Context: one part of a larger RNA
RNA sequence: UGACGGGGACCCGCACAAGCAGUGGAGUGCCUGGUUUAAUUCGAUGAUCAGCGAAGAACCUCACCUGGGCUUGAACUGUAGCUGCAAACCCUAUGAAAAUAGGGCUCUUUCGAAGGUGCUAUAGAGGUGAUGCAUGGCUGUUGUCAGCUCGUGUCGUGAGAUGUCGGGUUAAGUCCCACAACGAGCGCAACCCCUUUCAGAUGUUACAAUUACUUCUGAUACUGCCCCGCCCAAACGGGGAGGAAGGAGGGGAUGACAUCCAGUCAUCAUGUCCCUUAUGUCCAGGGCUACACAGACACUACAAUGGCGAUAUACAAUGGGCUGCCAAACCGCGAGGUGGAGCUAAUCCCAUCAAAGAUCGUCUCAGUUCAGAUUGCAGGCUGCAACUCGCCUGUAUGAAGUUGGAAUUGCUAGUAAUCGGACAUCAGCAUGGUCCGGUGAAUACGUUCUCGGGUCUUGUACA
Numbered sequence: 001u002g003a004c005g006g007g008g009a010c011c012c013g014c015a016c017a018a019g020c021a022g023u024g025g026a027g028u029g030c031c032u033g034g035u036u037u038a039a040u041u042c043g044a045u046g047a048u049c050a051g052c053g054a055a056g057a058a059c060c061u062c063a064c065c066u067g068g069g070c071u072u073g074a075a076c077u078g079u080a081g082c083u084g085c086a087a088a089c090c091c092u093a094u095g096a097a098a099a100u101a102g103g104g105c106u107c108u109u110u111c112g113a114a115g116g117u118g119c120u121a122u123a124g125a126g127g128u129g130a131u132g133c134a135u136g137g138c139u140g141u142u143g144u145c146a147g148c149u150c151g152u153g154u155c156g157u158g159a160g161a162u163g164u165c166g167g168g169u170u171a172a173g174u175c176c177c178a179c180a181a182c183g184a185g186c187g188c189a190a191c192c193c194c195u196u197u198c199a200g201a202u203g204u205u206a207c208a209a210u211u212a213c214u215u216c217u218g219a220u221a222c223u224g225c226c227c228c229g230c231c232c233a234a235a236c237g238g239g240g241a242g243g244a245a246g247g248a249g250g251g252g253a254u255g256a257c258a259u260c261c262a263g264u265c266a267u268c269a270u271g272u273c274c275c276u277u278a279u280g281u282c283c284a285g286g287g288c289u290a291c292a293c294a295g296a297c298a299c300u301a302c303a304a305u306g307g308c309g310a311u312a313u314a315c316a317a318u319g320g321g322c323u324g325c326c327a328a329a330c331c332g333c334g335a336g337g338u339g340g341a342g343c344u345a346a347u348c349c350c351a352u353c354a355a356a357g358a359u360c361g362u363c364u365c366a367g368u369u370c371a372g373a374u375u376g377c378a379g380g381c382u383g384c385a386a387c388u389c390g391c392c393u394g395u396a397u398g399a400a401g402u403u404g405g406a407a408u409u410g411c412u413a414g415u416a417a418u419c420g421g422a423c424a425u426c427a428g429c430a431u432g433g434u435c436c437g438g439u440g441a442a443u444a445c446g447u448u449c450u451c452g453g454g455u456c457u458u459g460u461a462c463a
Base pairs, nucleotide, nucleotide: 001463002462003460004459005458007457008456009455010454011453012452013451015447016446019411020410021409022408023407026300027299028298029297031295032294033293034291035290042053043052064286065285066284067283068282069281070280076124077123078122079121080120081119082118089104090103091102092101093100094099107115108114126275127274129273130272131271135269136268137264138263139262140260142258147186148185149184150183151182152181153162154161155160166177167176168175192252193251194250195249197219198218199217200216201215203213222246225240226239227238228237229236302404306363307362308361309360310359311358313357319350320349321348324343325342329338330337331336370401375396376395377394378393379392380391381390417439418438419437420436421435422434423433
């Protein structure tokens, strides 16, 4: 100087408390461990792994396994030689395919073996092989916590200290005052974006004469005004007026110096090592989807604040669309099919764009008109192909489950809870992810305690 303390003081945070809804019990989904397997590819694995890489494993993906092929190679660059044949394409045979064998077709030219292509040889090639403890880049965490440093000066033999401490204050090393310090940098804040109010402009496809909406530009909020408090004062705190908005108005992006030899060589790049008729590469099939069990995260429920049925029954926002979105009409109980209008989109379509909601009826507390797992049958869609292993529909079947032990999670306001919608990935597949709007709470006395963090101080046989 740090680190640590079941030392002290002060402060903060959904950290506790006060509340609301859950998880832990059930079924299912998904991930992981374990076990199994020819293979169940690999990585992540306290907080900081576990609906994580994966924004979507039937083939492909694919790295794994079994079997069948190739060896200058599936892709790429050069050198030398040979060839005007061949390759590609078409046909036939074999084959699960890759491919192999045979046949057909068969170059350009400025005539220089010049170009292209193929074959042979050779140097490279190729590797999702190893090492994240050789690395770059990117990322997580402490943490959006308020800290981390430097120059000059001063103090100390020195390591170092001071500044950065103290008194107030703040979300903040934020600001004020004081001070052997005076200044400065990276962080904080602000500058950026969205939202809220207004003004001006804008009007295609929006509106209908006003508004709303679209797009653009700007204005507005600054403790500016008043009162009170704090030792005079300042910074600041509390209240009020005005205002659409008030003291950072609400969100987002933004992550200092460093820490964990944190994660990633499987995004990519890359040193070294290793493989080179194989650890490369092509193909078919299988596997990643197994299942006594254990853990994480979700979905659906256990019902009456509900289930079911009906109604010409209301009201959104964000998005997406040409290999696409797909209207009307018709067929089908339905998934869906036929159909083909419109739309390269404020025009048309997804999409009458919603659902919870409202009104009426029924059920009357039961394993039920709750719940929907499981299974049979019959169908639909995508796609070469749904057996392993997709999604959906109809009908029948109708399991556990009656609110969940110890323990434990999220959340402070348009939040939690609840309700639906859209999008990315994508041929198909969403209970996951990212957004969007609808309805819309309860509680916070307070900081003794739990956890984490910050500042000062103290002890130390630790570095």
Notes
This is a predicted structure of a 463-nucleotide part of an RNA (small-subunit ribosomal RNA, 3' major domain) from a Patescibacteria group bacterium. Its Rfam family is "Bacterial small subunit ribosomal RNA". Rfam links the family to the GO terms structural constituent of ribosome and ribosome. The source organism's lineage runs through Bacteria and Bacteria candidate phyla.